[in-house]
Context: one part of a larger RNA
Molecule: large-subunit ribosomal RNA, domain VI
Organism: Candidatus Woesearchaeota archaeon
RNA sequence: UGUGUUUGGCAUCUGAGGGGAAGGACCAUUUAGUACGAGAGGAACGGUGGUCCGUGGCCUCUGGUCAAUCGGUUGUCUGACAAGGCAGGCCGAGCAGCUACGCCAUAAGGGAUAAGAGCUGAAAGCAUCUAAGCUCGAAACCCGCCUCGAAAAGAGAUGCCAUUUAGGAGCUCUUCCAGAAGAGAAGGUUGAUAGGAACAGCGUGUAAGCACCAAGGCAACGAGGUGUUCAGCGUGUGUUUACUAAUCG
Numbered sequence: 001u002g003u004g005u006u007u008g009g010c011a012u013c014u015g016a017g018g019g020g021a022a023g024g025a026c027c028a029u030u031u032a033g034u035a036c037g038a039g040a041g042g043a044a045c046g047g048u049g050g051u052c053c054g055u056g057g058c059c060u061c062u063g064g065u066c067a068a069u070c071g072g073u074u075g076u077c078u079g080a081c082a083a084g085g086c087a088g089g090c091c092g093a094g095c096a097g098c099u100a101c102g103c104c105a106u107a108a109g110g111g112a113u114a115a116g117a118g119c120u121g122a123a124a125g126c127a128u129c130u131a132a133g134c135u136c137g138a139a140a141c142c143c144g145c146c147u148c149g150a151a152a153a154g155a156g157a158u159g160c161c162a163u164u165u166a167g168g169a170g171c172u173c174u175u176c177c178a179g180a181a182g183a184g185a186a187g188g189u190u191g192a193u194a195g196g197a198a199c200a201g202c203g204u205g206u207a208a209g210c211a212c213c214a215a216g217g218c219a220a221c222g223a224g225g226u227g228u229u230c231a232g233c234g235u236g237u238g239u240u241u242a243c244u245a246a247u248c249g
Stems, first nucleotide, its partner, number of pairs: 007162007017148004023053008036041001054106005062100004069093005074087005095236001109143003116136004171249001173187004193245003196241005201235004209228005216221001
């Protein structure tokens, strides 16, 4: 990917069977200055908190990255200004995304047992854990936990919709919570699927032009500063909006 499970579709399940190591170790404290011991000394079962390693997930925080982006600046080119190209130039920030150094979760318990410990108990009037029977007993085994799993041919179940000849799927088109190709998911005008637009949020850090100030200068000019300006620019985010394209097939 296709077929099958004997109408088609959607949704929810069951769980035969498969996979996992999903956990492991340590410390502190309490138990307790207790049990024990003449004293000196000095536990444990159990409880609580934490640390490290491993495993799975996530991006709120912190850190990293950020050839989206914004700003500063060097050389050079576009005659000058403005605005830009090239050197992914150098530098300062940086949302989303991706990430770890960040955050979250990572069993208790049950069953049947091994060695072993026992009960009752004969063979064998006693004794004996065993012969019949019974109770315990391990990180191992089976469950519990995570995950795959109706092609499990014994091919499953439930609900709803459509239907008795209808119905379904694919292609095509707009796309991304998906993605190597297939696949998956959301849509196609009865429409918010993508683009655009508006607003919000976010990032940079106060644009150009104009006005004023300004060391110096005979003057021309003038680095720079202040105001207009929480500006200008950008936007992989959110909400809204059919303006464009999903027309027709």